[in-house]
Molecule: RNase P RNA; transfer RNA
Organism: Candidatus Limivicinus sp.
């Protein structure tokens, strides 16, 4: 200098004027018996890194629930740690990709059982089409070396062996299993008169672990109208087209709770700074700070300066994650290649 | 807030124990006809809403997105 890898941080700033939501104050004006309400004035405050998708985990609230077991259903899946918890995060292991920094993995078990494997191919979990060998030769038997098919063909390579061949035997390698050593563990390394077994569980299944339901339109309180139930009156009157019967209209009490109102509603597993422990995720201690709370729903507009201010996008009970969208700017770290010293 | 469905050719739809994607209408060409329609024959047109993954192999199984659409949240 070029190409790349991984991470952190910001999400315009400052000033002036106008406007909106919430809060506090108010000696001004209006209404009201008062509490207070409305208007005005002053002060201070007012969206995000994802507020989104609603995919997980909690808090909170109500409903359900004696205790234990079995069956069924759902979820999770290497190991160690972190956390309130998680399917999240950190570290590590194994496998795969990359020259490398580094990245990816629903990463338990098909060697318990069952199912499936099109086409091609002789044969797909068991086989003899060609080939090779033997014999009693239009046939039968042996054979998985070689050919060809396939994603996969009976562990691989070499030697011995044989009629020809074959883990049939041997050496090395690969995998499984057992044992030993190291490690917290996944696992690694070594070893053996051991075994050689297709793939697929994001197929059924098996193993281990976990699991009540609903959601702030939860829920609590008040509750106009209407509804349901009961009690008392049924004297008079009205309505049911004129008459009779019958009914309704009355007063009081109780119940649930649709509309509406109030609470829930923002101080919290909170944020920032420093020190300490830990590789890290994270934890501990000390100090400081208070940071929207609407209910048809507030964050906007104009002008000036800054090179440009432009992206995705707008809180609605609250947190921890994940996923997805996203213009531009800044900060250090690492890798590879080339050149110069 | 909670729950479900659909997306396949221009249009309407089939297609799921995973194995080369079809049907009807429409379209094109040819024939039949004096011409058109009908009818007959032949043919084109898809990467199954998008992107990853599992698998030898995915419209189909898994995950993440997108679009459309339906239902529920009570007053008899």
């Nucleotide at each position: 200098u070029g190409a790349g890898c991984a991470g952190g941080c910001c999400a315009g700033a400052c000033g002036a004027c106008c406007g909106c939501g919430g809060g506090c104050a108010u000696a001004a004006g209006g209404c009201g018996a008062a509490a207070g309400c409305c208007u005005g004035u002053g002060c201070g405050u007012g969206a995000g890194g994802a507020a989104a998708g609603u995919c997980c985990g909690g808090g909170c609230u109500c409903c359900g629930c004696a205790g234990g077991g079995c069956a069924g259903g759902a979820a999770u899946a290497a190991c160690g740690g972190g956390u309130a918890a998680c399917g999240c995060c950190c570290g590590c292991c194994a496998g795969g990709g990359g020259u490398g920094a580094c990245c990816c993995u629903c990463g338990g078990a098909c060697a318990a059982g069952u199912g499936c494997a099109a086409c091609a191919g002789a044969a797909a979990u068991a086989u003899a089409c060609c080939g090779c060998c033997g014999u009693u030769u239009u046939a039968c038997g042996g054979u998985a070396a070689g050919g060809g098919u396939g994603g996969a063909a009976a562990a691989g390579u070499g030697a011995g062996g044989u009629a020809a061949g074959a883990g049939c035997u041997c050496a090395c390698u690969c995998g499984c299993u057992g044992c030993a050593u190291g490690g917290a563990g996944a696992c690694a390394u070594g070893u053996a008169u051991g075994c050689g077994c297709u793939g697929u569980a994001a197929a059924c299944u098996c193993u281990a672990u976990u699991c009540g339901g609903a959601g702030c339109a939860a829920c609590a309180c008040c509750g106009c109208g209407g509804g349901a139930g009961g009690a008392c009156a049924u004297g008079a009157g009205a309505c049911c087209g004129g008459c009779c019967c019958g009914g309704u209209c009355g007063u009081c009490c109780u119940c649930a709770g649709g509309a509406g109102g109030u609470g829930g509603c923002u101080u919290g597993a909170a944020u920032c700074u420093g020190c300490c422990g830990g590789c890290a995720a994270c934890g501990g201690c000390a100090g400081a700070u208070c940071u929207a709370g609407a209910u048809a729903g507030a964050u906007g507009g104009u002008c000036g300066u800054u090179u440009a201010a432009u992206a995705c996008a707008g809180a609605a009970c609250c947190c921890g994650g994940c996923u997805u969208a996203c213009a531009g700017a800044c900060c250090g770290g690492c890798u590879c290649a080339g050149c110069a010293u | 807030c909670g729950g479900g469905g659909u997306g396949u050719a221009g249009c309407g739809c089939a297609g799921u124990u995973g194995g080369u994607a079809g049907c009807g209408c429409g379209c094109a060409u040819g024939g039949u006809u004096c011409g058109g329609g009908u009818c007959c024959a032949u043919g084109a047109g898809g990467c199954c809403g998008g992107g990853a993954g599992u698998u030898c192999g995915a419209a189909u199984c898994u995950c993440c997105c997108c679009a459309c659409u339906c239902c529920g949240a009570c007053c008899a």